A computed fold for a 532-nucleotide part of an RNA from a Candidatus Altimarinota bacterium, annotated as large-subunit ribosomal RNA, domain I. NCBI's taxonomy places the organism under Bacteria, Bacteria candidate phyla, Candidatus Altimarinota. Its Rfam family is "Bacterial large subunit ribosomal RNA". Its family is annotated with structural constituent of ribosome and ribosome in the Gene Ontology. It was read from a public genome assembly.
[in-house]
Context: one part of a larger RNA
């Protein structure tokens, strides 16, 4: 070198107990009534996991089921339970040590040490702050009155992936260097709410006109910005989703304890309210309670129809004769099963609790016109102005709009802001209070799916996984699946120091299926053959 036949090795095929993505529905907070997370206890014998709390793998009622049951990994012993209906499943409801916002003082978290009341035996209660209410009472006292200080109610506190809104706010990097620019208002950190946030035009548009806000197409990589470098990058209209409007402040007028609080009136841009005159008491809604209707969530109950014979370990496979079907979805049974199980299609169902829907009723509450005057009102240190920033796609730029800090500082419906410098005409819309659901985001359970993975993949985990392991500490963080139909897991002989390995015998369809499917390459023995 070759071939043989073993021996390391686990790739490789199939498999799937877990993942991953996505639709549809629900749900969408937890907590001083002690949460989120945990300690450390609990089972006859108990080492993790799971459940549970000294009433401790459960207790109590009240429903489902129907015949075994004392969780699993785990198999066994010992005792037991159960047709007086257990075990299990579902709803309630009881108990719930400690530590943890921890909240009697302390603390090195899961321990230490008190007061007060009660008490047979059990036990309750004492942090701090915020409002509100009552008491009590200083300086300063005789009255009163307020800090202060005591009680009583009712709240807050703390947690929570990801989404959101706000406040602060980087750097690597890119521009092939680099400083304006970018990365990015991203990462991070701090606050907040339950979806946030925005939202009923001082909008848009362009001469027709639209008619709150959000989200999706689309307009568009377009207009624009930009060491016009690298990059950034809209918005109208269009089409869809889903639609919903409101309430104040002033004027006027009452009342009261009169700088002012209540209550009445009144909410707007073809301006409109007040004030006067006149006409009306109608219609409809929201919200809460209370009752009816359905329908759904949280257990479930019914549920069609197949034999025989052959091969075979084993029938679902072939063969031959039938059947069902609003049920030929799926998984399972010793090889592929419409008719064997379990379940599909249909239908039915709740004593408990819950979530919409809906009928009356009841109580609060909101809700409407005409017309004359030209008397009052119609959000001021407010719009705007000037210097500096910042936000807007827009880097200052011709820079309109918006926000801030500093200095100014109007007008008052005969007003006033915008239309992207200014201006004029026209057009439109009415700032300087406030509130609002739905389409929108994310997550959690169910249910379905997948031109998604199949053990180096797919979750960081299919296995005892956030384990074991590593670090003071933040934190990092694995590797590990597959005997067989069913343990039938190899009685019992031999070899050996033998609980280690091996031969026999047995089980089995197969044992080169024996601690395991299959069993590639490297690499190692043998052994036989060639070659220098």
């Nucleotide at each position: 070198c070759a071939u043989a036949u073993a021996a390391c090795g686990g790739a490789u095929c199939c498999c799937u107990u877990g993942a991953c993505u996505g639709a549809c529905a629900c749900a969408u907070c937890c907590g001083a009534a002690g949460a989120a997370g945990g300690a450390c206890g609990u089972u006859g014998c108990a080492g993790a996991g799971u459940g549970c709390g000294a009433a401790a793998a459960g207790a109590u009622u009240c429903g489902g089921c129907g015949a075994g049951c004392u969780c699993u990994c785990a198999a066994g012993c010992a005792a037991g339970c159960u047709a007086u209906g257990a075990c299990c499943c579902g709803a309630a409801u009881a108990u719930c040590u400690c530590c943890g916002a921890a909240u009697g003082g302390g603390g090195a978290a899961a321990c230490c040490c008190a007061g007060c009341c009660a008490u047979u035996u059990a036990g309750g209660u004492u942090a701090c702050u915020a409002u509100g209410a009552g008491c009590c009472c200083a300086a300063a006292u005789a009255a009163a009155u307020u800090a202060a200080g005591c009680u009583c109610a009712u709240g807050g506190a703390g947690g929570a992936a990801a989404g959101u809104c706000g406040g602060c706010g980087a750097a690597c990097u890119g521009a092939a260097a680099u400083a304006u620019c970018u990365c990015a208002g991203u990462a991070g950190c701090c606050g907040g709410a339950a979806a946030a946030a925005a939202g009923a035009a001082a909008u848009c548009a362009a001469u027709u006109g639209a008619g709150a806000u959000g989200c999706c197409c689309u307009u568009a990589g377009u207009a624009g910005u930009g060491a016009c470098g690298a990059g950034c990058g809209a918005a109208a209209c269009g089409g869809g989703u889903a639609c919903a409007g409101c309430c104040c402040a002033a004027a006027c007028c009452g009342u009261c304890u009169u700088a002012g609080a209540c209550g009445g009136g009144g909410u707007u841009g073809u301006a409109g309210g007040a004030c006067c005159a006149c006409a009306a008491u109608a219609u409809c809604u929201u919200u809460u309670u209370a009752u009816u209707u359905u329908u759904g969530a949280u257990a479930g109950a019914a549920g069609a129809a197949g034999c025989u014979u052959c091969u075979g370990g084993a029938a679902a496979g072939a063969a031959g004769c039938g059947c069902c079907a609003u049920a030929g979805a799926g998984c399972g049974u010793g090889a592929u099963a419409g008719c064997c199980g379990u379940g599909u299609a249909u239908u039915c169902g709740a004593a408990a609790u819950c979530a919409a829907u809906u009928u009356u009723a009841a109580a609060c509450a909101g809700u409407a016109g005409u017309g004359a005057g030209u008397u009052c009102c119609u959000g001021a240190g407010u719009a705007g102005g000037a210097c500096c920033g910042g936000a807007c796609a827009c880097g200052u730029g011709a820079a309109a709009u918006c926000c801030g800090g500093u200095u100014u500082g109007a007008a008052u419906c005969u007003g006033g802001g915008a239309g992207g410098a200014c201006c004029a005409c026209c057009u439109u819309c009415c700032a300087a209070g406030g509130c609002u659901a739905a389409a929108u985001a994310g997550u959690g359970u169910g249910u379905c799916a997948g031109a998604u993975c199949g053990a180096u993949a797919g979750u960081g985990a299919a296995c005892a996984a956030g384990u074991a392991c590593c670090g003071u500490g933040a934190g990092g963080g694995a590797a590990a699946g597959g005997u067989g139909a069913a343990a039938a897991g190899a009685a019992c002989c031999c070899c050996g120091g033998g609980a280690a390995g091996g031969g026999g015998a047995g089980u089995g369809a197969a044992a080169u299926a024996g601690a395991c499917g299959u069993g590639a390459a490297a690499u190692u023995a043998u052994a036989u053959g060639c070659u220098u």